[in-house]
RNA sequence: AAGAGUUUGAUCCUGGCUCAGAACGAACGCUGGCGGCGUGCUUAACACAUGCAAGUCGAACGCGAAAUUUUUCUUCGGAAAGAGAGUAGAGUGGCGCACGGGUGAGAGUAACGCGUAAGUAAUCUACCUCGGCAUCUGGAAUAACUCACCGAAAGGUGUGCUAAUACCGGAUACGUUGAGCAAUCAAGAAAGGUGGCCUCUGAAUAUGCUACUGUGCUGAGAUGAGCUUGCGUACCAUUAGCUAGUUGGUAGGGUAAUGGCCUACCAAGGCAACGAUGGUUAGCGGGUCUGAGAGGAUGAUCCGCCACACUGGAACUGAAACACGGACCAGACUCCUACGGGAGGCAGCAGUGAGGAAUAUUGCGCAAUGGGGGAAACCCUGACGCAGCGACGCCGCGUGGAUGAUGAAGGCCUUCGGGUCGUAAAAUCCUGUCAGAUGGAAAAGAUUUGACGGUACCAUCGAAGGAAGCACCGGCUAACUCCGUGCCAGCAGCCGCGGUAAUACGGAGGGUGCAAGCGUUGUUCGGAAUUACUGGGCGUAAAGCGCGCGUAGGCGGCUUGUUAAGUCAGAUGUGAAAGCCCAGGGCUCAACCUUGGAACUGCCUUUGAAACUCCUAGUCUUGAGGUCGAGAGAGGUGAGUGGAAUUCCGAGUGUAGAGGUGAAAUUCGUAGAUAUUCGGAGGAACACCAGUGGCGAAGGCGGCUCACUGGCUCGAUACUGACGCUGAGGUGCGAAAGCGUGGGGAGCAAACAGGAUUAGAUACCCUGGUAGUCCACGCCGUAAACGAUGAAUGCCAGUCGUCGGGUAGCAUGCCCGUCGGUGUCGUAGCUAACGGAUUAAGCAUUCCGCCUGGGGAGUACGGCCGCAAGGUUAAAACUCAAAGGAAUUGACGGGGGCCCGCACAAGCGGUGGAGCAUGUGGUUUAAUUCGAAGCAACGCGCAGAACCUUACCAACCCUUGACAUGGGUAUCGCGGGACCAGAGAUGGUCCUUUCAGUUCGGCUGGAUACCACACAGGUGCUGCAUGGCUGUCGUCAGCUCGUGUCGUGAGAUGUUCGGUUAAGUCCGGCAACGAGCGCAACCCACAUCUUCAGUUGCCAGCAGGUAAUGCUGGGCACUCUGAAGAAACUGCCGGUGACAAGCCGGAGGAAGGUGGGGAUGACGUCAAGUCCUCAUGGCCCUUACGGGCUGGGCUACACACGUGCUACAAUGGUGGUGACAGUGGGCAGCGAGAUCGCGAGAUCGAGCCAAUCUCCAAAAGCCAUCUCAGUUCGGAUCGCACUCUGCAACUCGGGUGCGUGAAGUUGGAAUCGCUAGUAAUCGCGGAUCAGCACGCCGCGGUGAAUACGUUCCCGGGCCUUGUACACACCGCCCGUCACACCAUGGGAGUUGGUUUUACCCGAAGCCGGUGCGCUAACCGCAAGGAGGCAGCCGACCACGGUAAGGUCAGCGACUGGGGUGAAGUCGUAACAAGGUAACC
Repeated sequence: AAGAGUUUGAUCCUGGCUCAGAACGAACGCUGGCGGCGUGCUUAACACAUGCAAGUCGAACGCGAAAUUUUUCUUCGGAAAGAGAGUAGAGUGGCGCACGGGUGAGAGUAACGCGUAAGUAAUCUACCUCGGCAUCUGGAAUAACUCACCGAAAGGUGUGCUAAUACCGGAUACGUUGAGCAAUCAAGAAAGGUGGCCUCUGAAUAUGCUACUGUGCUGAGAUGAGCUUGCGUACCAUUAGCUAGUUGGUAGGGUAAUGGCCUACCAAGGCAACGAUGGUUAGCGGGUCUGAGAGGAUGAUCCGCCACACUGGAACUGAAACACGGACCAGACUCCUACGGGAGGCAGCAGUGAGGAAUAUUGCGCAAUGGGGGAAACCCUGACGCAGCGACGCCGCGUGGAUGAUGAAGGCCUUCGGGUCGUAAAAUCCUGUCAGAUGGAAAAGAUUUGACGGUACCAUCGAAGGAAGCACCGGCUAACUCCGUGCCAGCAGCCGCGGUAAUACGGAGGGUGCAAGCGUUGUUCGGAAUUACUGGGCGUAAAGCGCGCGUAGGCGGCUUGUUAAGUCAGAUGUGAAAGCCCAGGGCUCAACCUUGGAACUGCCUUUGAAACUCCUAGUCUUGAGGUCGAGAGAGGUGAGUGGAAUUCCGAGUGUAGAGGUGAAAUUCGUAGAUAUUCGGAGGAACACCAGUGGCGAAGGCGGCUCACUGGCUCGAUACUGACGCUGAGGUGCGAAAGCGUGGGGAGCAAACAGGAUUAGAUACCCUGGUAGUCCACGCCGUAAACGAUGAAUGCCAGUCGUCGGGUAGCAUGCCCGUCGGUGUCGUAGCUAACGGAUUAAGCAUUCCGCCUGGGGAGUACGGCCGCAAGGUUAAAACUCAAAGGAAUUGACGGGGGCCCGCACAAGCGGUGGAGCAUGUGGUUUAAUUCGAAGCAACGCGCAGAACCUUACCAACCCUUGACAUGGGUAUCGCGGGACCAGAGAUGGUCCUUUCAGUUCGGCUGGAUACCACACAGGUGCUGCAUGGCUGUCGUCAGCUCGUGUCGUGAGAUGUUCGGUUAAGUCCGGCAACGAGCGCAACCCACAUCUUCAGUUGCCAGCAGGUAAUGCUGGGCACUCUGAAGAAACUGCCGGUGACAAGCCGGAGGAAGGUGGGGAUGACGUCAAGUCCUCAUGGCCCUUACGGGCUGGGCUACACACGUGCUACAAUGGUGGUGACAGUGGGCAGCGAGAUCGCGAGAUCGAGCCAAUCUCCAAAAGCCAUCUCAGUUCGGAUCGCACUCUGCAACUCGGGUGCGUGAAGUUGGAAUCGCUAGUAAUCGCGGAUCAGCACGCCGCGGUGAAUACGUUCCCGGGCCUUGUACACACCGCCCGUCACACCAUGGGAGUUGGUUUUACCCGAAGCCGGUGCGCUAACCGCAAGGAGGCAGCCGACCACGGUAAGGUCAGCGACUGGGGUGAAGUCGUAACAAGGUAACC
């Protein structure tokens, strides 16, 4: 020392991406009160206008003005003198200018550049300090200046004069330097100035004295610098070899000094895998940021070092430079010019332009600190001290405090009650920081001197007055509502929001966070143990080289001694200051400043220790090897040899087919195949044995024999003595395919051809068939080369097999030990899990290889290898938020097993064809209202559209409304009737009637009308906002829970298993034991019986009556009715089964194994259906999308579909006959009966509120006839005439009679129902309803056939298996093509940078040579000499040029692949046995 989000339906793991933190020389957006302290071109080392940034010294020296002013003179024009003034000024000379300052995200530099520690006996050091000695004597010039001249200018030339602390000669010199062993010898210096004093002088003054200062030589110190060395110091090996002054030596030169630093000669070395050389990038450090630390990143400000000063080169002067504000040359650029020639260098401070997202004033002052000069005064100082600008950062302060509820107004929300902003405001009282005004200020910085600055600070005044924003509010992450929008506009750090109810967009209210700031962007570290030293991994997630041998390297058994390199301990030195940390102190605090301490983990030196490691000298035998004796083996190579089989050839027999497939065809065959027999040829492979058996390092190795040969195991051993392990590079071996040359070629078989299959079929299947497969030699060097598991060693329970050897025992084929191999299961510990487990994936050690998200990509480029194919090494741009492993639950499979269902099969009857009915689609229409859509919409909502219904259309009307509540005013009911206009709604007129209670109060209730507003109203939208209800899988047998147990977890177990059942039904077993919702049962009605009851039911017996009848008395036995019970439970018997559950058979019974039927519908699925039953959120309409009314429409009709009815006929039609039901219904009703009508029906009308009356006739049945025809079948359609209901049957009802008499002769593909009182068939009733039924819901009558069975179709259940599916196979998903965009490779070339080699040119400059030209100091009497200079020559060399390369980058017609992109094309490769198992 903190984590979180994101892969999944869920889980664990791996793994990336993202976030929360801190920081910044920052920038941008919004906002902005004050102060302090810091800080401010990160880009163009781009170019610079202007000013300033280095001068000073008269006490080194010689010259030397002017303005002005005073005086004098004057020819009034002026002149002279004095002052100004020995001033200004330039010059000679000295010191300084080498410091200070700047820049360094390409300037350059990967270096002794920097850091650290040493060395310098290989060195220098101006100024400064301390010593010693000296400061003597001569000389010649020169600038300034004068004059003359050249030039536009810059500047220059010549003549003449002059001084010095400028220059030169001589003397001396212990110490210095050189020579020498030494004595000693030789060489080598200088400069004076100023002040004071007076014994000299009259005085000033000079010689002199003295003080200060300077000068020379020398010694030492201090400071600064040069050089050398150890160690450390970026990335790339797709940079592997580099090097000729190169490495060393000798001699010389050069330097302050070492040195190939340079030259000559000699030698041939030197560096490099411990990374040379090359390339790219970069100033380094103290430090800074981050981090728990280790680390990582960084190198602004401050400090140290280095480098640079427009670019390049080279030197001069000097103590020091190869010199930022010096000089020379070359180059580029800018400026001036009289065109001849000149001038310049802000990476000093300000400032300008440019670049850029972006970075300040052309300020004040030398007062302080420091620097230069000077003896000093002083001068100079853009160093520095200050001020200005910028919220750029850090720190501090403020924007008020207290009281204050009616919780004001207003905003927002609201469930309309209220809540919230909110004590917030207002109001009252108070305070005065900051800013402001006035005044003070002898605060400090200062001993003198103050730019800052009348600043800090202090006092007074005044007034809450002048001072708050920004971001966020889906999760991570603190903070929620409303409105707008409607996959649009937009948001977004990641996950992701937005398609009409968005806490995610925009606004508002509210809230949260921070606050003069807040956010965003960028960058760094952190989190990230995500490069893992601390601190990771490699069986399946990324990752073990295909396997050996072996070099370097790394590591290494037992024991003794020495040493002390590593190691450990102590000590000295150093590790600058600043910074960080600690303790103090100073600014009111803090930031900031300051004092002290600690620390600086390092390096050097030194003193010790000796366990461990190393080195070294020995010892040992256990590691390793050897010797002897046995043994097993498809180990390898070569030669030989054998039989079976295929094919071919020859011959014989023999005849029409053979072959092949899912089925076929291509093919072969009457020229004789196939089949069969014999003989022959040739090539390849070796059945059985054969085995998780053997051998080998791996690849791999299989008939038999021989030869040669490698390794291994066991037993014995008196040998060697650590000889070992691993192994980067290297090297060898290395399946198949492929390549080269030459053989060989039977079978098989890429390519290819043909036949099939198919939508296609460049495939799968078939018939052929060439490379190849085989041999020899040579390449290739890869595989899912796998145990997906590197090698070696040691240690850590066992069990059961098997192979080889050996020991002991005996029952002689067993057994006990043992060594080596090879397997299975399994403990501990391991693992994400799966699993592995002495043959580890356990515990440890050593060495090697490899990994770091997916894709791009094992690709491109480059290198190496290869004949080629290709191999090996191996990226990036770009793109995604995942990709992945293991396991879990489901779902699915053209996976498996078991089981069920009118699922198939076996049957019966239908539908699909016809006509009609009805619903739907479509079309039409003013409207044909709306909904329902596979099963599970379609005779469905609708249990009944002429008006109504009615929602639709047209026309006409109403607007508080047809309906509800509330307020006000008026009236007192309401209502009923008639007439007129109108299509009606409606409007108008007239007649009739005049509320209740009462406390007598227009008090209360009620009603009506009018007015205004709240509101009503909506079958308008959303069933994807909902409730409720319903369908469906499915009456399928399932769905779950508690506790326990197992698993890290999702989850599992239970619920699986063996039986059994209609059933998760029951039994048994079992880490489960129980429980719930379902199943079953309880419920209803049916079938049998009993008891009770007996009217409206019944009538056996008794009596009476009738033409007849339970008609009457009577009765309740029977039927029946309706209440209560009984009965059935595998209870009994036999068999079977496991002594179970159960199953099979039987008995009894009305009924037998849930007796038949119904009601009853688990958890859930389908965003299934319904906002038009109802309810309801939201949205929408409000003189209309509401309301009323008339008429129309929902009834349309080319057509298509569903469901039905009637038929096609003789199992029938027609006529006749006349027997037997049950359920139900009935008062605006059912209606007997009678009469009328052919009939529908009409008239009259008893009875019945119904076990009483009535609907009510049952029909199939039976008898007769018809005789196979479009009929005596069939009844559509149409005509005429009626009837019923109803205000009204035209659009548009039902029925009747007469007439008409269509299609249709049993229905293609396909498809539906049904397993017994069922199908089929026959009629009856009811709901709705005025009327309307082929539909629906019920009722009974007659009453079958078939089920072998579970292979197949469909649906379902359980178990198991695979999975890349989870929106769950109607899933997922691959590749080409087409389109758009993006980055990238190749590319004829082209442009540029950089670099190398060779050569040419050769500025300036130093060096060397020469120096006949010139020449003051010295020598010389002179001539001349010495020395010097110019000039010339040479060597080196910058820039430049030519040629040839290397390398990097830009562009590039065209081209290659890659990536990305809601709905493009073609197929269907993969995931299930993915439909040909997949993969390398």